Small-subunit ribosomal RNA, central domain from an uncultured prokaryote, 346 nucleotides, folded computationally. Its mean pLDDT, the model's own confidence on a scale to 100, is 84. The full RNA is in RNAcentral, with records from ENA.
[in-house]
Context: one part of a larger RNA
RNA sequence: UUAGGUUUAAAGGGUGCGCAGGCGGGAAGAUAAGUCAGUGGUGAAAUCCUGUAGCUCAACUACAGAACUGCCAUUGAUACUGUUUUUCUUGAGUGCGGUUGAGGUAAGCGGAAUGUGUAGUGUAGCGGUGAAAUGCUUAGAUAUUACACAGAACACCAAUUGCGAAGGCAGCUUACUAAACCGUAACUGACGCUGAGGCACGAAAGCGUGGGGAGCGAACAGGAUUAGAUACCCUGGUAGUCCACGCCGUAAACGAGGAUCAGUCGUUGUUGGCAAUACACCGUCAGCGACUGAGCGAAAGCAUUAAGUGAUCCACCUGGGGAGUACGGGCGCAAGAUUGAAACUC
Numbered sequence: 001u002u003a004g005g006u007u008u009a010a011a012g013g014g015u016g017c018g019c020a021g022g023c024g025g026g027a028a029g030a031u032a033a034g035u036c037a038g039u040g041g042u043g044a045a046a047u048c049c050u051g052u053a054g055c056u057c058a059a060c061u062a063c064a065g066a067a068c069u070g071c072c073a074u075u076g077a078u079a080c081u082g083u084u085u086u087u088c089u090u091g092a093g094u095g096c097g098g099u100u101g102a103g104g105u106a107a108g109c110g111g112a113a114u115g116u117g118u119a120g121u122g123u124a125g126c127g128g129u130g131a132a133a134u135g136c137u138u139a140g141a142u143a144u145u146a147c148a149c150a151g152a153a154c155a156c157c158a159a160u161u162g163c164g165a166a167g168g169c170a171g172c173u174u175a176c177u178a179a180a181c182c183g184u185a186a187c188u189g190a191c192g193c194u195g196a197g198g199c200a201c202g203a204a205a206g207c208g209u210g211g212g213g214a215g216c217g218a219a220c221a222g223g224a225u226u227a228g229a230u231a232c233c234c235u236g237g238u239a240g241u242c243c244a245c246g247c248c249g250u251a252a253a254c255g256a257g258g259a260u261c262a263g264u265c266g267u268u269g270u271u272g273g274c275a276a277u278a279c280a281c282c283g284u285c286a287g288c289g290a291c292u293g294a295g296c297g298a299a300a301g302c303a304u305u306a307a308g309u310g311a312u313c314c315a316c317c318u319g320g321g322g323a324g325u326a327c328g329g330g331c332g333c334a335a336g337a338u339u340g341a342a343a344c345u346c
Base pairs, nucleotide, nucleotide: 003318004317005316006315007300008299012314014201015200016199017198021194022193023192025088026087027086028085029084030083031082033081034080035077036076037075038074039073040072041071042070049065050064051063052062053061054060091191092188093187094186095184096183097182098181099180100179103177104176105175106174107173108172109171110154114150115149116148117147118146119145120144121143125136126135162169163168206247207246208245209244210243211242215241216240220236221235222234223233258313259312260311261310262309266291267290268289269288270287271286272285273284274283295302296301319346320345321344328339329338331336
């Protein structure tokens, strides 16, 4: 490279937006670039192939033919692709009328709990464990009552729930803001799909500067356990966890399942609409789940949310180790991340 693959064997980029590129709905006309057909020129000779002939055969050689699958020119064809003109509405989008939700950002407010402080009551223990001890406590703890302060998280509702592109999002209220769905069919008229590079977002941990610090708690200290115990258990406890701004750019970033489109058997629950009826059944659209066929699959299983049947585009894989290492590049304050081999070995 071809071919075959990518849930679990190697393999889907963490996610989106999007330039180039690739691919792209219906009708009519024009054109004739691709495409198809004819003709002409050229495609040196030798070689190859076919036939005949010559060395006694063969190799070899000679002659003739075919071939040279190509290129150029020209005359036509017009289904498909391209280009172009006109047009259509079903793809896509806009408008209008509704609906929904922990979607996002900012600000304000709330109660429970925890800890601390002050004051009161009160007296000898509290705490902790398998059992203990370290620890706290007559300088009055623990418990309990009142008041005050602080920071962080939001019980019940709560769900196989909902929203978001993913990461993720949960007390209440307000402001700003994004989206989806349903209905309508007024408008635009293919404006679409995918998307190498690129740009943006991106849990936790970590980093920088400045705040904050209740609880928890890497490191660390002590007490236990143990043969030892750099652990599991206990008592403490710094960074961190929280906020603002700026970095980092990684995760089992998982549905281990890329995006989009088309058509394809049923049962059942549920969320949000619509229509209808109003007690419900029943219908329909969009989502979230469960079960089971055809089909697929090595099987487990998947099964209208496909891993089934087709189409377009991107990413990735090619025996194990060496190795996601070395070197080089660009990125980062650093940590490191990204790109990413080979020798050798089985």